Record summary:
A computed fold for a 102-nucleotide RNA from a Bacillota bacterium, annotated as Purine riboswitch aptamer. The source organism's lineage runs through Bacteria, Bacillati and Bacillota. The sequence was found by an Rfam model in a public genome assembly. Its mean pLDDT, the model's own confidence on a scale to 100, is 76. Its Rfam family is "Purine riboswitch aptamer". From the family's description: Riboswitches are metabolite binding domains within certain messenger RNAs that serve as precision sensors for their corresponding targets. Allosteric rearrangement of mRNA structure is mediated by ligand binding, and this results in modulation of gene expression. A class of riboswitches that selectively recognises guanine and becomes saturated at concentrations as low as 5 nM. In Bacillus subtilis, this mRNA motif is located on at least five separate transcriptional units that together encode 17 genes that are mostly involved in purine transport and purine nucleotide biosynthesis. It has also been shown that some members of this family are specific for adenine instead. Hence this family are termed purine riboswitches. For this family Rfam cites "Riboswitches Control Fundamental Biochemical Pathways in Bacillus subtilis and Other Bacteria" (Mandal et al., Cell, 2003).
RNA sequence: AAUACUAAAAUCAAUGGUCCUCAUAUAAUCAUGGGAAUAUGGCUCAUAAGUUUCUACCCAAUGACCGUAAAUCAUUGGACUAUGGGGGAGAGUGAAGAUACC
Numbered sequence: 001a002a003u004a005c006u007a008a009a010a011u012c013a014a015u016g017g018u019c020c021u022c023a024u025a026u027a028a029u030c031a032u033g034g035g036a037a038u039a040u041g042g043c044u045c046a047u048a049a050g051u052u053u054c055u056a057c058c059c060a061a062u063g064a065c066c067g068u069a070a071a072u073c074a075u076u077g078g079a080c081u082a083u084g085g086g087g088g089a090g091a092g093u094g095a096a097g098a099u100a101c102c
Stems, first nucleotide, its partner, number of pairs: 004018004019087007026056001029049001031047005041066002050057001058078007
């Protein structure tokens, strides 16, 4: 890891789609500038960086810090996107149906 659903084909082999899962990318990270709030607050807009990579760059919770000023910080949980891989074998029993024979 639990082995799923589905499409087409006379059949087999092989394949496509959905979903699940794993790996890689990226740390759901971060820089700069404009504006905004002020301990009942700590936000918003834009541009850039980051991926041999399109897109995304957020949400929630907890804690710290800032004594009213202009500045936030840490931790935890939760995605999408791109590419690639993987997603039953065997035996037995029972039931139902079909066919063949008697």